This is a predicted structure of a 58-nucleotide RNA (transfer RNA) from Portunus trituberculatus. Rfam family: tRNA. From the family's description: Transfer RNA (tRNA) molecules are approximately 80 nucleotides in length. By type it is a transfer RNA.
């Protein structure tokens, strides 16, 4: 660091929970089951082949 809460000790398209959307189930709602969308990581700069990760400033 997704709406919220969090994982990610330099290397493949950044995971998980909850919430949300759709479907199933139900007379209906909830619960439950299945599927899906959603963050390029506070901002700027630096180091490095490579930065969410290391350094500096705010």
């Nucleotide at each position: 660091u997704a709406g919220u809460g969090u994982a990610g000790u330099g290397g493949u398209u950044a995971g998980c929970a909850u919430g949300c959307u759709c479907g199933g189930c139900u007379u209906a709602c909830a619960a439950c089951c299945g599927a899906g969308a959603g963050a390029c990581c506070c901002u700027g700069g630096g180091u490095u082949c490579g930065a969410g990760u290391c350094c500096c400033a705010g």